[in-house]
Predicted 3D model of a 349-nucleotide part of an RNA (small-subunit ribosomal RNA, central domain) from an uncultured bacterium. Rfam family: Bacterial small subunit ribosomal RNA. The family has 99 seed sequences and 42,628 matches in Rfam 15.1. The full RNA is in RNAcentral, with records from ENA. Its mean pLDDT, the model's own confidence on a scale to 100, is 89.
Context: one part of a larger RNA
RNA sequence: CUGGGUGUAAAGGGAGUGUAGGCGGGAUUUUAAGCCAGAUGUGAAAGGGCAAGGCUCAACCUUGCAACUGCGUCUGGAACUGAAGUUCUUGAGUGAAGUAGGGGCAAGCGGAAUUCCUAGUGUAGCGGUGGAAUGCUUAGAUAUUAGGAGGAACACCAGUGGCGAAGGCGGCUUGCUGGGCUUUUACUGACGCUGAGGCUCGAAAGCGUGGGGAGCAAACAGGAUUAGAUACCCUGGUAGUCCACGCCGUAAACGAUGAUUACUAGAUGUGGGGGGAUUGAACCCUUCCGUGUCGGCGUAAACACAAUAAGUAAUCCACCUGGGGAGUACGACCGCAAGGUUGAAACUC
Repeated sequence: CUGGGUGUAAAGGGAGUGUAGGCGGGAUUUUAAGCCAGAUGUGAAAGGGCAAGGCUCAACCUUGCAACUGCGUCUGGAACUGAAGUUCUUGAGUGAAGUAGGGGCAAGCGGAAUUCCUAGUGUAGCGGUGGAAUGCUUAGAUAUUAGGAGGAACACCAGUGGCGAAGGCGGCUUGCUGGGCUUUUACUGACGCUGAGGCUCGAAAGCGUGGGGAGCAAACAGGAUUAGAUACCCUGGUAGUCCACGCCGUAAACGAUGAUUACUAGAUGUGGGGGGAUUGAACCCUUCCGUGUCGGCGUAAACACAAUAAGUAAUCCACCUGGGGAGUACGACCGCAAGGUUGAAACUC
C1' cells in the first nucleotide's frame, strides 16, 4: 500500500461557510470519450511455462506451441457513465399565510441581597470553629431604624422544557437583526450533497491600552491542625472576575458518536404547528418538526445502541495502525508574550 477500523480498546477535525475536487433525481433524442465485440498490426531474440527431440542420463542444447493480460488502426454495438440538446417536478430554493423561542447586538429601566458612608436607638461584646486563635469593638462594634453611594448577579417562574452551527444564551421594556417550524402548492426547474486548502466564529484562563472595583478570590500575610503542613479549616487580601477596543485559539470544545440521503416492529412522556370530529376550550383520532424514556429485529468483545442507530445501504471529508521516548526535539508558520499549529528519530520494552 491493501485490508480492517474510529461511543468506551489506537482513531470524528471545537463549529460553520465555502474554492478546487469527488459524487449526484425522472423522461427522451443525438454523440461515441469511457465501456463491449470482431478484425488487423505491433508486443525483438534469449529467459520463464507446456510438449517433443539431441548429447548413454542430467545439467546443457534444439524445435514447436501457448503466453506476453499492453498499445495503435479499422468495422460494429449503445444498456450504463460522460458530453450536447429538449422536457418534468418528487430533491433544492423562492413567494404567500401563520407561529414558538434565555438566538444575536444596542440603549434604557427595576427590585431583593452583600459591602461602605451619614444620622438615630442601644451596650459589651461580635465574629469564627470539631474546638480555638488571628481579626473587629467603650475613639461605641455586633444588633436595629432611616437616608445615601457603588458594583456585580438576576431568587420564585424553571421543566432529561426552549433557542442557537458549535462555543453558548435566563429580571423587565424598546429599537435593529439572524435562523427554524407549520400550512399552501403560486413560481424557478436539479439550481443538489460533501468539501483538501482558504475564510469566519470559538468557554475559561491568560496578554495589551484605558476605565471600573460591591462581593468572591489564585499569589501573599497571619491564626490553627500536624512529627512536619509551602495543604485541607479560619481571619484578611492583590491580580483577576466587570466594561470598551485589540490579541490569544485552546478544553473531558463530550452524545468521548463527522455531514447528507433513503429504508427498517412497537409502547409511553413532553415542547411547537396543522387537519378531522365536537355547539365548544378540554378529551379523542390523525399528521409534520423537535426533545426524552423503554423495547423487538438487527448489530456489538461486552457494556449497550435500537427511526435522534452503534441496524441496512450510498456519497464525500477527517482520522487510526503496539507501549514508552513524545504531542517532545528540529525546521517552518502564527503570536506582544504565554504559547499554539504542523510533527520525527535514536534508544528501550